[in-house]
RNA sequence: UCCCGACAAAGGCAAACUCCGAGAAAUCGGAGGACGCAAAGCCACGGGUCCUGAACUAUUCGGGAUAGCCGGGUUGCCGAA
Numbered sequence: 001u002c003c004c005g006a007c008a009a010a011g012g013c014a015a016a017c018u019c020c021g022a023g024a025a026a027u028c029g030g031a032g033g034a035c036g037c038a039a040a041g042c043c044a045c046g047g048g049u050c051c052u053g054a055a056c057u058a059u060u061c062g063g064g065a066u067a068g069c070c071g072g073g074u075u076g077c078c079g080a081a
Base pairs, nucleotide, nucleotide: 004079005078012037013036017032018031019030020029021028022027035068041074042073043072045071046070047069048066049065050064051063052062053061054060
């Protein structure tokens, strides 16, 4: 350094839900709150799922969302076996 992931150490993030706000919606932001997470840091490249517009008898063509659905890319703390 790489692989790997401890009844290690220092920490980190924050599900559901509630309130406020944004959005047509999926969903997102803030505050509270912790189900959990070794990348639950970041990226929409592939697949899936969700919202939405158009077209039409069949099957697509767009726009959006989801990274805590999976794969992938990339950056990072620590150092037991």